[in-house]
Context: one part of a larger RNA
RNA sequence: CUGGGCGUAAAGGGCGCGUAGGCGGUUCGUUAAGUCAGGAGUGAAAGCGCUGGGCCUAACCCAGCAACGGCUUUUGAGACUGGCGAGCUAGAGGGUUCUAGGGGAUGCUGGAAUUCCAGGUGUAGCGGUGAAAUGCGUAGAUAUCUGGGAGAACACCCGUGGCGAAGGCGGGCAUCUGGGGGACACCUGACGCUGAGGCGCGAAAGCUAGGGGAGCGAACGGGAUUAGAUACCCCGGUAGUCCUAGCCCUAAACUAUGAGUACUAGGUGUUGGGUGUCAAAACCCGGUGCCGGCGCUAACGCAUUAAGUACUCCGCCUGGGGACUACGGUCGCAAGACUAAAACUC
Numbered sequence: 001c002u003g004g005g006c007g008u009a010a011a012g013g014g015c016g017c018g019u020a021g022g023c024g025g026u027u028c029g030u031u032a033a034g035u036c037a038g039g040a041g042u043g044a045a046a047g048c049g050c051u052g053g054g055c056c057u058a059a060c061c062c063a064g065c066a067a068c069g070g071c072u073u074u075u076g077a078g079a080c081u082g083g084c085g086a087g088c089u090a091g092a093g094g095g096u097u098c099u100a101g102g103g104g105a106u107g108c109u110g111g112a113a114u115u116c117c118a119g120g121u122g123u124a125g126c127g128g129u130g131a132a133a134u135g136c137g138u139a140g141a142u143a144u145c146u147g148g149g150a151g152a153a154c155a156c157c158c159g160u161g162g163c164g165a166a167g168g169c170g171g172g173c174a175u176c177u178g179g180g181g182g183a184c185a186c187c188u189g190a191c192g193c194u195g196a197g198g199c200g201c202g203a204a205a206g207c208u209a210g211g212g213g214a215g216c217g218a219a220c221g222g223g224a225u226u227a228g229a230u231a232c233c234c235c236g237g238u239a240g241u242c243c244u245a246g247c248c249c250u251a252a253a254c255u256a257u258g259a260g261u262a263c264u265a266g267g268u269g270u271u272g273g274g275u276g277u278c279a280a281a282a283c284c285c286g287g288u289g290c291c292g293g294c295g296c297u298a299a300c301g302c303a304u305u306a307a308g309u310a311c312u313c314c315g316c317c318u319g320g321g322g323a324c325u326a327c328g329g330u331c332g333c334a335a336g337a338c339u340a341a342a343a344c345u346c
Base pairs, nucleotide, nucleotide: 003318004317005316006315007300008299012314014201015200016199017198021194022193023192025088026087027086028085029084030083031082033081034080035077036076037075038074039073040072041071042070049065050064051063052062053061054060091191092188093187094186095184096183097182098181099180103177104176105175106174107173108172109171110154114150115149116148117147118146119145120144121143125136126135162169163168206247207246208245209244210243211242215241216240220236221235222234223233258313259312260311261310262309263308266291267290268289269288270287271286272285273284274283275282295302296301319346320345321344328339329338330337331336
C1' cells in the first nucleotide's frame, strides 16, 4: 500500500412492479454460528527470509531460528453481527377527516378555424415570391353572403403553475378508476430499503388488418435559384399523421445527475394543506423555482430538490479508431432491436 471513478472528460439501466440475494429501528432475555482470547494437534522435507558454520572465495553445502497466508479440536468471553423467545413505537402500513390536480380509460358533446359541396351577389383577375414562374380563373375563380358536409386540433384561461414512475397529460360533461398532500395520533407492531434474473409500461417514426382522410405532408412531379441544386423558396402531392385491434421497443427516453435513509447557514417567489388572525403578519408540513454560505469541484458550477457529510443496494466505465460493427445467440412479419468481439491501426 492492499483500486479509482460515472452533471459537462469513458461511465446512471428509458421507467416501474417485484423473485433470489445483499442490507436493516429500539428494549430485555437466551443461544454461541460469525467474532475475540488461551491451550493442544496439524501445517512433510527441500526452497524463500534471518543468524551462525564448512569447502581459499562464490556458487554449493550444514545447523539453528523464523515463517508456513491456514485447518482441526478444546476451554472460556458475550460487546457487536446472526439464530430463538418476549416486548416497544420514532420506520412502514392502516383508520377517521379535509383536500388540490391537463393522472388513466370509455362514451357523449361544443364553438372558432380550414377545406369541400349547393345556392345568391359580383367581374377579371387570384395566388405566390427577394423577384418570378409553375398553379387556379370567363366552363365565372379570388372576394362576400346563406345553407349543408367532413376530418383534425382545442385560441384566450396558460403560469420557471398542476398531475404522473417514466414515456407523457390541456375545449366541455358524465361514468369507471390509479396515485398524492395536510390534520388527528385511534389501530397493526419492523410488516422495511434495494433489487441480478423475470414481468409490465414505454415519444416519434415504422409494420399487419380493417376503417378514416379536412389540414399538413417524407417519397414523387412541376416552377424557380444556381456553375450545378438529387436542397433551402414556390405550386401540387402519395404514404403517413387520425380511429380500432395487434406488433415494434428506440431517442439529446436529459436534471446528459440510479433508488433509499439520516445529518449539515440562510434569503426570496410560487403551489397544495394546516395553525393563527376580524382580516393580515408570522409559523408548520408537502411540492416547485431563483439567489446564496460552509463544504465539494479540474474548472464551470452544485449548494436541505447537493454535485456537501455518511451508510445500504443495484447499474455502468477502464485510451482513440475499427465498432451503437462482424460472428453466434435471443426476440421480431419486416425494418431491425438486444447481447457483443478480433485482426489491424494511431
Small-subunit ribosomal RNA, central domain from a metagenome, 346 nucleotides, folded computationally. The coordinates come from a structure-prediction model, not an experiment, and the mean pLDDT is 92. The RNAcentral record of the full RNA draws on SILVA.